[in-house]
């Protein structure tokens, strides 16, 4: 390098499925099968705690349960800024790598649902098409924040 095999790991608004709701059947305390969240954001490490952001559609089930988690808290640790003319250490805040909070404005941005084709006897499932959010990002104002000790050269 190449070929085989088996084992892990991918998924993370993701997974499953013993209730319930649907649907077909030869009949019904069977049997096989469907459905069980639409998408947008989202991770520094470790531990603990937590019913883990946002908003669309519906208005009979997006119901009810398991299990996982990139939410948010505390601890602790690492890293970044935050003094100075300069740099080295430590407190302290403040965040998390584009590493600063708050208001405004701009900016960026969806997918079910709808309709049309398809597979199915259905329940229902995929493919295409066009519409419509919020958070939260990045600009830009404005406003707060920008604190201390010690030492080192010059």
């Nucleotide at each position: 390098a190449a070929a085989a095999a088996a084992a892990u790991a991918u998924u993370a608004g993701c997974g499953c499925c013993a209730g319930g709701a649907c649907c077909u059947a030869u009949u019904u305390u069977u049997a096989g099968g469907u459905u069980g969240a639409c998408g947008a954001g989202g991770u520094c490490u470790a531990g603990g705690g937590u019913u883990a952001u946002c908003g669309a559609a519906a208005g009979a089930u997006u119901c009810g349960g398991c299990g996982g988690a990139u939410u948010c808290c505390c601890u602790a640790g690492u890293g970044g800024c935050u003094u100075u003319g300069a740099c080295u250490u430590g407190a302290g805040g403040u965040c998390a790598u584009u590493a600063u909070u708050a208001u405004c404005a701009a900016u960026u941005a969806a997918a079910a649902a709808c309709u049309a084709g398809u597979a199915g006897u259905a329940a229902u499932a995929u493919u295409a098409g066009a519409a419509c959010a919020g958070a939260g990002g990045u600009u830009g104002a404005u406003a707060a924040g920008u604190u201390u000790a010690a030492g080192u050269a010059u």
GlmS glucosamine-6-phosphate activated ribozyme aptamer, 154 nucleotides, folded computationally. Its Rfam family is "glmS glucosamine-6-phosphate activated ribozyme aptamer". A reference for the family is Jansen et al. (2006), "Backbone and nucleobase contacts to glucosamine-6-phosphate in the glmS ribozyme", Nat Struct Mol Biol. By type it is a riboswitch. Its mean pLDDT, the model's own confidence on a scale to 100, is 76.